[in-house]
Context: one part of a larger RNA
RNA sequence: AGCAUACAGUGGAUGCCUAGGCACUAGAAGGCGAUGAAAGACAUGCUAGGCUGUGAUAAGCCUCGACGAGCUGCCUAAAAAGCUUUGACUCGGGGAUUUCUGAAUGGGGAAACCUACUCUUUUAAGAGUAUUGUAAGAUGAAUAUAUAGUCUUGCAAGGCGAACGUGGGGAAUUGAAACAUCUUAGUACCCACAGGAAAAUAAAUCAAUUGAGAUUCCGUUAGUAGUGGCGAGCGAACGCGGAUCAGCCUAAACCAACAGGUUUACUUGUUGGGGUUGUGGGGCAAAUAAUGUGAAAUGGAUUGUUUAGUCGAAAGUGUUGAGAAGCGCUACCAUAGUGGGUGUUAGUCCCGUAGACGAAAGGCGAGAAGUUUUUAUUUUGUACCCAAGUAGGGCGGGGCACGUGGAAUCCUGUCUGAAUCUGGGAGGACCAUCUUCCAAGGCUAAAUACUAUCUAGUGACCGAUAGUGAAGAGUACCGUGAGGGAAAGGUGAAAAGAACCCCGGUAAGGGGAGUUAAUAGAUCUGAAACUGUAUGCUU
Numbered sequence: 001a002g003c004a005u006a007c008a009g010u011g012g013a014u015g016c017c018u019a020g021g022c023a024c025u026a027g028a029a030g031g032c033g034a035u036g037a038a039a040g041a042c043a044u045g046c047u048a049g050g051c052u053g054u055g056a057u058a059a060g061c062c063u064c065g066a067c068g069a070g071c072u073g074c075c076u077a078a079a080a081a082g083c084u085u086u087g088a089c090u091c092g093g094g095g096a097u098u099u100c101u102g103a104a105u106g107g108g109g110a111a112a113c114c115u116a117c118u119c120u121u122u123u124a125a126g127a128g129u130a131u132u133g134u135a136a137g138a139u140g141a142a143u144a145u146a147u148a149g150u151c152u153u154g155c156a157a158g159g160c161g162a163a164c165g166u167g168g169g170g171a172a173u174u175g176a177a178a179c180a181u182c183u184u185a186g187u188a189c190c191c192a193c194a195g196g197a198a199a200a201u202a203a204a205u206c207a208a209u210u211g212a213g214a215u216u217c218c219g220u221u222a223g224u225a226g227u228g229g230c231g232a233g234c235g236a237a238c239g240c241g242g243a244u245c246a247g248c249c250u251a252a253a254c255c256a257a258c259a260g261g262u263u264u265a266c267u268u269g270u271u272g273g274g275g276u277u278g279u280g281g282g283g284c285a286a287a288u289a290a291u292g293u294g295a296a297a298u299g300g301a302u303u304g305u306u307u308a309g310u311c312g313a314a315a316g317u318g319u320u321g322a323g324a325a326g327c328g329c330u331a332c333c334a335u336a337g338u339g340g341g342u343g344u345u346a347g348u349c350c351c352g353u354a355g356a357c358g359a360a361a362g363g364c365g366a367g368a369a370g371u372u373u374u375u376a377u378u379u380u381g382u383a384c385c386c387a388a389g390u391a392g393g394g395c396g397g398g399g400c401a402c403g404u405g406g407a408a409u410c411c412u413g414u415c416u417g418a419a420u421c422u423g424g425g426a427g428g429a430c431c432a433u434c435u436u437c438c439a440a441g442g443c444u445a446a447a448u449a450c451u452a453u454c455u456a457g458u459g460a461c462c463g464a465u466a467g468u469g470a471a472g473a474g475u476a477c478c479g480u481g482a483g484g485g486a487a488a489g490g491u492g493a494a495a496a497g498a499a500c501c502c503c504g505g506u507a508a509g510g511g512g513a514g515u516u517a518a519u520a521g522a523u524c525u526g527a528a529a530c531u532g533u534a535u536g537c538u539u
Stems, first nucleotide, its partner, number of pairs: 001538009015524001016490002020462002022459007029451002031160002039101003042055003049075003061095006070083003106115003116129005131157009164195001165193005175182001179229001205212002216243005226234002247443003250387001254273009278421001280386003283382005294374005302366006309357003315330005331348002333337001339351003392416007402428001423438005477484002500512004
């Protein structure tokens, strides 16, 4: 020095565990904010720090309920001082207080700071004073009437928030095995705005000679018809089957009232009536039928649910063991043998579970009677009305599965520009016939999308290099900054956490003693690499 064995050390794999995560299901809720939010700073305790709570009334104040004997939150013990059956602590409803910053709003500002004015009164405090929009009022220039401007008052808005939504803008990497049309993709991203959903929605729709009957979503039709440097790719509809179902209001003609304008018999405006459709409808004139039907609003008798809680069955013993819930014997309950805990594996020990109850106060629904409003006929005539810079057209674009193509249909930057029912649009250039519908105004629940948040639950999900980045952490740390971003769990049933003695430096550490399963001693278990000691063998 090597090999082997034994015993130690180092190290933290493995096994077991879970305090934390992940993915879902059902229900709730779907917002908060000038009555000052979200997020913070600083304070606040018998208290040095951190967390939590709270706000100079500061781990709290008042009140109403629940509970019923202890309590003064956690890391975190002790001491001190207190509270409490005149009901503390704790839980829930309502209220008060709520420093400073922050939309931040008196002005300023390098957030948590600096610094004003006015009014009021109880002189020590309180209140008000941002901007924009809107409504009303006051005042009032150049400039006579006026207007601009200025001021006052009321109301509203502003900011934050996870995804979902609508609209306005809008890439590139990439694919095409290069690349330019194309694709990625109307995606990512930015902006505006809204709601609990949003958007869409009551045919100028489809269909095809039969007919259907608003919208939305799902399945299918179908990777079909098409489109496409006919490359890569993109990609419908009709129809069928389901989910859910709901329909309405204006403009106009005409009438009335009021107010203006002017050529004084016309016209404009406001309000009310009227009216809302495509087997065309309505108005007006004349005639005619009926007294019914549905809907909405209001109303709240009654009732459900939610925010604390309450009751809740049934087992003993022997044995092994530190410990019984194990094993043995004999019982019981079950609308309860889900689950968790208890010194080992417990239906009957504890919390619970099935089941049955419960609210002074607040929230959210359902909702009877009653009241109010609203809705409805036919015939004949007349030819008054039926949404205009609109429909359509030219040019240029965009959107439709459809890349300009034969390109309909939809939107419009620009130039133009109809008709009024004897009318107009569509049926994929266009024309005729036929069929079908009625644009240029508006509203509309449900089926659909999502989950920051709350409640209950589930898992052939993870189990500390896993699972969230995070078993608490957006911390420590890094960066001027935007930003980046960790590691780190486990004594034991119970601290019973080793009194006392000895060595030692009044150490560390060790030896006794004691508790204990102590080679569980502040490291559950404790693999390997690696290190050492002892012994044996080889050189």

The prediction has a mean pLDDT of 83. Large-subunit ribosomal RNA, domain I from Candidatus Thiomargarita nelsonii, 539 nucleotides, folded computationally. Taxonomically the source falls in Thiomargarita (Bacteria, Pseudomonadati, Pseudomonadota, Gammaproteobacteria). It matches the Rfam family "Bacterial large subunit ribosomal RNA". The RNAcentral record of the full RNA draws on SILVA.